[in-house]
Context: one part of a larger RNA
RNA sequence: UUGGGCGUAAAGGGCGCGUAGGCGGUUUCGUAAGCCUGGUGUGAAAGGCUCCGGCCCAACCGGAGUUGUGCGCUAGGAACUGCGAGACUUGAGUUCUUGAGGGGAAGCUGGAAUUCCUGGUGUAGGGUAAAUCUGUAGAUAUCAGGAAGAACACCGGUGGCGAAGGCGAACUUCUGGCCAGAAACUGACGCUGAGGCGCGAAAGCGUGGGGAGCGAACAGGAUUAGAUACCCUGGUAGUCCACGCCGUAAACGAUGUGCACUAGGCGUAGGGUCCAUGAGGGCUCUGUGCCGUAGCUAACGUGUUAAGUGCACCGCCUGGGGAGUAUGCUCGCAAGAGUGAAACUC
Numbered sequence: 001u002u003g004g005g006c007g008u009a010a011a012g013g014g015c016g017c018g019u020a021g022g023c024g025g026u027u028u029c030g031u032a033a034g035c036c037u038g039g040u041g042u043g044a045a046a047g048g049c050u051c052c053g054g055c056c057c058a059a060c061c062g063g064a065g066u067u068g069u070g071c072g073c074u075a076g077g078a079a080c081u082g083c084g085a086g087a088c089u090u091g092a093g094u095u096c097u098u099g100a101g102g103g104g105a106a107g108c109u110g111g112a113a114u115u116c117c118u119g120g121u122g123u124a125g126g127g128u129a130a131a132u133c134u135g136u137a138g139a140u141a142u143c144a145g146g147a148a149g150a151a152c153a154c155c156g157g158u159g160g161c162g163a164a165g166g167c168g169a170a171c172u173u174c175u176g177g178c179c180a181g182a183a184a185c186u187g188a189c190g191c192u193g194a195g196g197c198g199c200g201a202a203a204g205c206g207u208g209g210g211g212a213g214c215g216a217a218c219a220g221g222a223u224u225a226g227a228u229a230c231c232c233u234g235g236u237a238g239u240c241c242a243c244g245c246c247g248u249a250a251a252c253g254a255u256g257u258g259c260a261c262u263a264g265g266c267g268u269a270g271g272g273u274c275c276a277u278g279a280g281g282g283c284u285c286u287g288u289g290c291c292g293u294a295g296c297u298a299a300c301g302u303g304u305u306a307a308g309u310g311c312a313c314c315g316c317c318u319g320g321g322g323a324g325u326a327u328g329c330u331c332g333c334a335a336g337a338g339u340g341a342a343a344c345u346c
Base pairs, nucleotide, nucleotide: 004317005316006315007300008299012314014199015198016197017196021192022191023190025088026087027086028085029084030083031082033081034080035077036076037075038074039073040072041071042070047067048066049065050064051063052062053061054060091189092186093185094184095183096181097180099178103175104174105173106172107171109169110152114148115147116146117145118144119143120142121141125134126133160167161166204245205244206243207242208241209240213239214238218234219233220232221231256313257312258311259310260309261308264291265290266289267288268287269286270285271284272283273282274281275280295302296301319346320345321344328339329338330337331336
């Protein structure tokens, strides 16, 4: 509970789809619910305010006027909002022609590297600061053959795509979104979105596979005063696949979504168009960066990708600790997640 705020001080929901609700383009006619005006009824008295009066004054008391912000009935008004009917094209969408892309899913293929196995050459080391470890039962090195799993060097970029999480080998199939261009079409079909539903890194969980490398836990060797670490040698879960859970992150631009308006300059990605046609230059749309004007900001900074100027809608904040704890409820196999206090204390 108003007011003020939410990049960094407390505060933007992890992200989307969308229900109710809130808000909503231009124009004509009607209506009169909201809105405005008049009349009328009511709005008790006391009270408040103004004036006058009574107790010497005042408090107090009496009288008159007024207030009583409102509601009902009724008569009108029609600018705005609503409602009903009609029209429009700028918002939104559809069709068409192109374009770029690690957007998603499935399948299939490839080469380098690593490890392991077999064989050849060859001999005493390899490894590390050192040691554990490994090697004369032939290692390391090198050559040939084979197997397995995982990840895709160069291209690669402050670059691209996606709502976010995120997405990099090649090819094929299926599939979502986006940009540009020129017309045509629909005719406000829009924005936001409490609940709800879906997606959601890593780790973790369940069942079944798989297991090369890496590697929590664990073991050993060192280091050290100690060393439950950092370093080294091993190494299980895991990392990978399928299906099902979990639903959290510094899920970050620590910046909700949409629309409109407000100096410029320099890059970069994808289009269009005009000029020159010799590299090129001008204009324009969409994205992505850097610098910067006005403005904003406590400052830092931000600055047409706003944190500027406005509108619409949602979420959230209200001193620190206690505490994201307790309790209740919901969800989960569990781990736990969501919601979420108080006493007390400073």

Small-subunit ribosomal RNA, central domain from an uncultured prokaryote, 346 nucleotides, folded computationally. Its mean pLDDT, the model's own confidence on a scale to 100, is 87.